Background
Small-subunit ribosomal RNA, 3' minor domain from Solanum habrochaites, 133 nucleotides, folded computationally.
Context: one part of a larger RNA
RNA sequence: CACCGCUCGUCACACUAUUAGAGAUGGCCAUGCCCGAAGUCGUUACCUUAACCGCAAGAAGAGGGAUGCCGAAGGCAGGGCUAGUUACUGGAGUGAAGUUGUAAACAGGUAACUGUACUAGAAGUUGCAACCG
Numbered sequence: 001c002a003c004c005g006c007u008c009g010u011c012a013c014a015c016u017a018u019u020a021g022a023g024a025u026g027g028c029c030a031u032g033c034c035c036g037a038a039g040u041c042g043u044u045a046c047c048u049u050a051a052c053c054g055c056a057a058g059a060a061g062a063g064g065g066a067u068g069c070c071g072a073a074g075g076c077a078g079g080g081c082u083a084g085u086u087a088c089u090g091g092a093g094u095g096a097a098g099u100u101g102u103a104a105a106c107a108g109g110u111a112a113c114u115g116u117a118c119u120a121g122a123a124g125u126u127g128c129a130a131c132c133g
Base pairs, nucleotide, nucleotide: 003108008101009100011098013095014094015093016092018090023085025083026082027081028080029079031077032076033075034074039070041068042067043066044065046064047063048062049061053058114129115128116127117126119124
């Protein structure tokens, strides 16, 4: 750059982050059940046994074996939280230029705006109510 101006929405293209998301892959956390090492602590009618007691038999004590509770790791199952990935999907932002109309701003050519309901490629239109001009 001053109406050959300004400007609104759909559509098309590109990029960015993101909502939702079947699925598959990890991480963390507990929960229930199964199995249950080492070890402490219990039980023991079995086995062994120098110190102490006993004249002796034996007893006490000790050790071993067996066994009970607890018990790490492991296994099974269903959960919770979380991370990235992902077919598909919704809008958002940005972009020189593109497509379509021209809704708004001049009583912008149907005055505008707000609420609400319906409706239409899109801005929008229509009805009702309120408010301002």

Rfam family: Bacterial small subunit ribosomal RNA.